[in-house]
RNA sequence: CCAUUCCUUCAGGGCGGAGUGCAAAUCUCCACCGGCGGUACAGCCCGCGAAGCCUGGAAAUCUGCGGCACAUCCAGGCCCGACCCGGUGAAACUCCGGGGCCGACCGUGACAGUCGGGAUGGGAGAAGGAGUGA
Numbered sequence: 001c002c003a004u005u006c007c008u009u010c011a012g013g014g015c016g017g018a019g020u021g022c023a024a025a026u027c028u029c030c031a032c033c034g035g036c037g038g039u040a041c042a043g044c045c046c047g048c049g050a051a052g053c054c055u056g057g058a059a060a061u062c063u064g065c066g067g068c069a070c071a072u073c074c075a076g077g078c079c080c081g082a083c084c085c086g087g088u089g090a091a092a093c094u095c096c097g098g099g100g101c102c103g104a105c106c107g108u109g110a111c112a113g114u115c116g117g118g119a120u121g122g123g124a125g126a127a128g129g130a131g132u133g134a
Stems, first nucleotide, its partner, number of pairs: 002133009016030004031114002033103002035048004043101002052078007062067001083099005105117003
């Protein structure tokens, strides 16, 4: 240094102003934000994670003993938003200039990327340490 096993720590940002209204951080106008790996530096290129949905299983609960909705845990599957033009360059949908676009679920007196919640959770992965092997 490489492979592999284990341990520890870390691992998401953003509603400020105005208008309408009884009521909006949810509507309208302006503003603001951008997880992880790859690649010429990327929210919108490729892939991943999270969220959502479905199927099977487990335990629990209840049971009229046939079963057992929702929720929980495990496994598998599905789904999963959005970009162009010009310039530089060997190389950029990544840089520079310009103009655009996108953003889970549940909740709410009123429709949410920015508020509250599941979440003191999970996690792509990052860093460090220990062991084993070549």

The prediction has a mean pLDDT of 82. Predicted 3D model of a 134-nucleotide RNA (FMN riboswitch aptamer (RFN element)) from Calidithermus chliarophilus DSM 9957.